[in-house]
RNA sequence: GCCGCGUUGGUCCAGUUGGUCAGGACGCCGGAUUCUCAAUCCGGAGACGGCGGGUUCGAGCCCCGCACGCGGUA
Repeated sequence: GCCGCGUUGGUCCAGUUGGUCAGGACGCCGGAUUCUCAAUCCGGAGACGGCGGGUUCGAGCCCCGCACGCGGUA
């Protein structure tokens, strides 16, 4: 340099063939229980989705460029 894959809340992951999509676990906040803590149970806040552009009536999901990471290759 070229080829491929990946990039979603604080962290780790899901997201079928574009249309009830932003869900789960941990963490965080509040409450219940407990003498207290932990554990357990209930409730809650928190991401517009790497960045920019395009296609479409509509994109996390398709296309292009760029950035970063991982793997492969001369």
Molecule: transfer RNA
Organism: Spirillospora sp. CA-294931